[in-house]
Context: one part of a larger RNA
Molecule: large-subunit ribosomal RNA, domain IV
Organism: soil metagenome
């Protein structure tokens, strides 16, 4: 040197993108816990006190006397804690070998499918579904629990429906073509049954599609412009245009806000982060679920105590190396 592990005077996050790393705590016994809450919980809540040894009494917790240290969980193992908000209810699971998470899954919700030879899987076959039978099985979406799930069925999905339009093979064969015996003609050519053969209209002809309903916890949408009140400022109110319909409840500068470090309020001496608002929502919004929510996260975000070589700013030591030297 640097690497490991140890002590360090004041100070104590000044260190740093972040207290990263350390340090703090600890184990028993007793004393004693808030908001919150789904009444289980949160709690080991936070705080706080004890702890040894001899001897006596007691069955025993324990209780009475004495006694050493600087120190008794006398050494090792052994939680730090606390208070908001954003996500996801929760215990799980996951990128084997950069990603453990708010992502996946999950208990409930809710469509929709399926009546038994079930629907579905699948390679023929068998087999699964299942030796189950709709409280059953299958595929979507959501995603504990609490409150709730607004308008639109023009599009395009599906679901019904049969009247009328379109419509395939097939039937069906009007009528046309080739060939040819025979006629006709001087010839060139014409005309031409019957077979055989190529075409070939009306006509008749399902589903589906046109059509007529229905369905949004299917796929999805969910306006604009201009005027108004006795200060201003807004507009509850009024014209208008368009549309299937114009976003309701809640909630918002948000894991969504461009302008933006919005504005104002809290915290700080000073705060693009953080919290409460407000609302002008570039571009929330209701099972692509909306807003809450106790609990619980090796998740991600700001505070504070406590603690400390993270730091001011550094110094020592150990221990194996590196390096000299033999």
């Nucleotide at each position: 040197c640097a690497c490991u592990c140890g002590u360090u005077c004041a100070g104590g996050a000044a260190c740093u993108c972040g207290g990263c790393a350390a340090a703090u705590u600890a184990a028993c016994u007793c004393c004693g816990u808030a908001a919150c809450u789904u009444c289980g919980g949160g709690a080991g809540a936070a705080g706080g006190a004890g702890u040894g040894c001899c001897u006596c009494c007691g069955c025993g917790a324990g209780g009475g006397g004495g006694c050493c240290g600087c120190a008794g969980u006398g050494a090792a193992a052994u939680g730090c804690g606390c208070a908001g908000g954003g996500c996801g209810a929760c215990u799980g699971u996951u990128u084997a070998a950069c990603a453990a998470a708010a992502a996946c899954a999950c208990a409930g919700g809710u469509c929709u499918c399926u009546g038994c030879u079930a629907a579905g899987u699948c390679g023929a076959a068998a087999a699964c579904g299942a030796c189950g039978u709709a409280u059953a099985g299958g595929g979507g979406c959501u995603g504990a629990c609490g409150c709730c799930u607004g308008c639109c069925c023009g599009g395009u999905g599906c679901c019904g429906g049969a009247a009328g339009g379109u419509u395939a093979a097939a039937g069906g064969g009007a009528g046309g073509g080739g060939u040819c015996a025979g006629c006709c003609g001087c010839a060139a050519g014409g005309c031409g049954a019957a077979g055989c053969u190529c075409c070939g209209a009306g006509c008749u002809g399902a589903a589906g599609c046109c059509c007529c309903g229905g369905u949004a916890a299917a796929c999805g949408g969910c306006g604009g412009c201009c005027g108004u009140a006795a200060c201003u400022a807004u507009a509850a109110c009024g014209g208008u245009c368009c549309u299937a319909a114009g976003g309701u409840a809640g909630c918002g500068a948000a894991a969504u806000u461009c302008c933006u470090u919005g504005u104002c309020g809290g915290g700080u001496a000073a705060g693009u982060u953080c919290c409460g608002a407000c609302c002008u929502g570039c571009a929330c919004g209701a099972a692509u679920g909306g807003c809450g929510u106790a609990a619980c996260g090796a998740g991600a975000u700001g505070g504070g105590c406590g603690c400390u070589g993270u730091c001011u700013c550094g110094a020592c030591g150990u221990g194996g190396g590196g390096c000299u030297c033999a």